Small-subunit ribosomal RNA, 5' domain from a metagenome, 546 nucleotides, folded computationally. Its mean pLDDT, the model's own confidence on a scale to 100, is 83.
Context: one part of a larger RNA
RNA sequence: GAGCGAACGCUGGCGGCGUGCUUAACACAUGCAAGUCGUGCGCGAAAGUCCGAUUUCGAUUGGACGAGUAGAGCGGCGAACGGGUGAGUAACGCGUAGGUAACCCGCCCUUUAGACCGGCAUAACAUUCCUAACGGAAUGCUAAUACCGGAUGUUAAUGUUUUAUCUUCGGACAGAAUGUUCAAAGGUGGCCUCUUUACAAUGCUACCGCUAAAGGAUGGGCCUGCGUCCUAUCAGCUUGUUGGUGAGGUAACGGCUCACCAAGGCAAAGACGGGUAGCUGGUCUGAGAGGAUGACCAGUCACACGGGGACUGAGACACGGCCCCGACUCCUACGGGAGGCAGCAGUGGGGAAUAUUGCCCAAUGGCCGAAAGGCUGAGGCAGCGACGCCGCGUGGAGGACGAAAUCCUUCGGGAUGUAAACUCCUUUUACGUGGGAAGAACCAGCGCGAUACAAAUAGUUUCGCGCUCUGACGGUACCAUUUGAAUAAGCUCCGGCCAACUACGUGCCAGCAGCCGCGGUAAUACGUAGGGAGCGAGCGUUGCUC
Numbered sequence: 001g002a003g004c005g006a007a008c009g010c011u012g013g014c015g016g017c018g019u020g021c022u023u024a025a026c027a028c029a030u031g032c033a034a035g036u037c038g039u040g041c042g043c044g045a046a047a048g049u050c051c052g053a054u055u056u057c058g059a060u061u062g063g064a065c066g067a068g069u070a071g072a073g074c075g076g077c078g079a080a081c082g083g084g085u086g087a088g089u090a091a092c093g094c095g096u097a098g099g100u101a102a103c104c105c106g107c108c109c110u111u112u113a114g115a116c117c118g119g120c121a122u123a124a125c126a127u128u129c130c131u132a133a134c135g136g137a138a139u140g141c142u143a144a145u146a147c148c149g150g151a152u153g154u155u156a157a158u159g160u161u162u163u164a165u166c167u168u169c170g171g172a173c174a175g176a177a178u179g180u181u182c183a184a185a186g187g188u189g190g191c192c193u194c195u196u197u198a199c200a201a202u203g204c205u206a207c208c209g210c211u212a213a214a215g216g217a218u219g220g221g222c223c224u225g226c227g228u229c230c231u232a233u234c235a236g237c238u239u240g241u242u243g244g245u246g247a248g249g250u251a252a253c254g255g256c257u258c259a260c261c262a263a264g265g266c267a268a269a270g271a272c273g274g275g276u277a278g279c280u281g282g283u284c285u286g287a288g289a290g291g292a293u294g295a296c297c298a299g300u301c302a303c304a305c306g307g308g309g310a311c312u313g314a315g316a317c318a319c320g321g322c323c324c325c326g327a328c329u330c331c332u333a334c335g336g337g338a339g340g341c342a343g344c345a346g347u348g349g350g351g352a353a354u355a356u357u358g359c360c361c362a363a364u365g366g367c368c369g370a371a372a373g374g375c376u377g378a379g380g381c382a383g384c385g386a387c388g389c390c391g392c393g394u395g396g397a398g399g400a401c402g403a404a405a406u407c408c409u410u411c412g413g414g415a416u417g418u419a420a421a422c423u424c425c426u427u428u429u430a431c432g433u434g435g436g437a438a439g440a441a442c443c444a445g446c447g448c449g450a451u452a453c454a455a456a457u458a459g460u461u462u463c464g465c466g467c468u469c470u471g472a473c474g475g476u477a478c479c480a481u482u483u484g485a486a487u488a489a490g491c492u493c494c495g496g497c498c499a500a501c502u503a504c505g506u507g508c509c510a511g512c513a514g515c516c517g518c519g520g521u522a523a524u525a526c527g528u529a530g531g532g533a534g535c536g537a538g539c540g541u542u543g544c545u546c
Stems, first nucleotide, its partner, number of pairs: 001546004006542005013392006019385002021350001026348003030345003035077003040074002043071001048065007084303003093228008103220002108216007116150004125140006156181008165172002186208006195201002229275003236266003241263008278300004282293004305326005328339004356382001358381003364378001365376004395425004405416004432481004439473001444468007452460002490535005495516003501530005511518002
């Protein structure tokens, strides 16, 4: 000198864009943060209103609407994403370059083939019962795109035979023949041409789904070369250890696991141990080389009260799932239960120190749904903080040999100083008044036209055009306009380094200080005043990095 997620002191007008627990991965009250689908399925209220009957005039009872609504349940998809944190980790964790002839991949796209015949339950519900609660038991009923059996079955899987090619010589891949094994589910709209006909569906058709297989895309798993802090006052480390055979296990290779066999494997080019730490793109500094660093944003890893475990699933060993152990907190009828903010706000605590228990799904994106739509503390916005960067303003021009006041003085004068007053002007900004956005594209509805299916001028799909509808921010930005200099300046320093000097007070005292050093009676170094220098909505100090 530059920089900072800063803090502290004094001061403080506005706006834009960013940014804000670096400490206790400390403990958490409260609310919200993951649901959705009735076009998969079976159930199914109530308040209230109206009508009728009875009536002791209090009311009771039946029906309709409310409503196939609310609601819970079965089932499907999602919940493995998104969001947080940096504890652990010195590791194939990360980065980079490769490999997988050792692998998986729900949803999505393309292609091929199919979707036949049957069956048993169960929740919800009802009744009974146990329990303080959380919850649970028995009996009975019922549905499905829930579950199960059979059939059929390709280019799938697997066995045998055979041929060609490649090969790391283990095998891989392609073709042919043959055997074995494995599947499915319907829903909605429309129609009557075909089939059957009583409505119409067991029919046809469109769309959404379902099954098997191949390919793609996407996302991942695993392996390898190289790189990745300090310490030798850590020198030897290792028994599933190193390798083999076989088996198990996995989507998959592998001591991943197991049995047996062999005795290996690593290490001064630093094994093993100890300390510290998430890694990277980047960021800061520097002419560069380098040094330091890893907040925000992006990629990736790890974790979710501490530890362990599996279940479900395409995917987890799963932040707002389950089980066990532990610590802690809460409830309890003492028998037993409930919980997990390192999600968004917020509270206590710690600390020098870090914000609102805000608004909205309008946009972007995500999940579900045929869609309308629902959910979304992701996200978009607003609030608070000069925490940072940037921009603007606090007025402009004229105005005296120069007011007053203050300070200094050699008492003549000098300085503050065109500064003020005063005159003319402007109105950014602030206040007031009026107007007022872009961000909106979709979707959907209506109308028109085309297209595919089809018997069809039904219907539905797809495409195009036009109109209508949708804004949290926000009556915000922005624009116009009335009045009026009106609403707005401080901080540090002035001995040298280093730009800026005098007076008074003090008297090695009180104090200053980054270094050198000032102060003991004329202190440009302390304190105050006048003056000056620097920066300016900031200025200084402290801490840290280069």